[in-house]
Molecule: c-di-GMP-I riboswitch aptamer
RNA sequence: UGACGAUAAUAGCAAACCCGGACCGUAAGGCCGGGGGCGCAAAGCCGCGGGGCUAGAGAGACACGGGUCUUAGCCGGACGGGCUGCCGAA
Repeated sequence: UGACGAUAAUAGCAAACCCGGACCGUAAGGCCGGGGGCGCAAAGCCGCGGGGCUAGAGAGACACGGGUCUUAGCCGGACGGGCUGCCGAA
């Protein structure tokens, strides 16, 4: 330096769910505070690829009801990719 990852050390993060908010959003979803503790060596960051989800606005068609497209957005603790990074047994 690269890989690897322990019943090691130090620190960290925090799913579901619950409570509170006269918070943001059409929605998906998000934010803040408190609890919780499944889990995580990148469960840090990016949102690049495919993927999943939403539908306010615009478009066009129709059997007028739910869809489609454009566009915009959301998730990313499901997978892949990029960047950065703590520790050191085998």